GlmS glucosamine-6-phosphate activated ribozyme aptamer from Caloranaerobacter sp. TR13, 160 nucleotides, folded computationally. It matches the Rfam family "glmS glucosamine-6-phosphate activated ribozyme aptamer". It is annotated as a riboswitch. The organism belongs to Caloranaerobacter, within Bacteria. Model confidence (mean pLDDT): 79 of 100.

RNA sequence: AUUGAAUAAAAAGCGCCAGGACUUAAAAGUAUUACUUUUAAGUUGACGAGGACAGGGUUUAUCGAAUUUUCGGCGGAUGCCCUGCGGUGUAACCACCACCGUUAAAGAUUCUACAAAACCCAUAAGCGAUUAUGGGGACAAAAGGAAUCGGGUGGAUUAA
Repeated sequence: AUUGAAUAAAAAGCGCCAGGACUUAAAAGUAUUACUUUUAAGUUGACGAGGACAGGGUUUAUCGAAUUUUCGGCGGAUGCCCUGCGGUGUAACCACCACCGUUAAAGAUUCUACAAAACCCAUAAGCGAUUAUGGGGACAAAAGGAAUCGGGUGGAUUAA
């Protein structure tokens, strides 16, 4: 370093469920074999990519995929703001300014890589709604990568 097994731990595009939707049972009603209401017990409720210097503050915190609720709500959160620290902007120092966060330059143009769900098949659990797992098989955007551009002022003092 790789592989396998066991144990432990592990929510962070993550967790939760008072509304909604759906299921089962019972009762009642309409009515005609379905629907409605109530009660009880349940199910569902975001698919991945990307994202963390420290402290504090703040809340509808980036990107696309899918499209019958991924509706609605609550909490959290790597977002953002401020301060500190650190990096870069001239090899070393100081102040300020700007941009960033240890891969420490924002921005512009061109090129470029990468996903899971969905979908199909199978297995398992459940009366059921539904859930879990495996296999098959595609397809993103942003950050990212490549190329070309694209970088401060002042001070003091060394080096060259």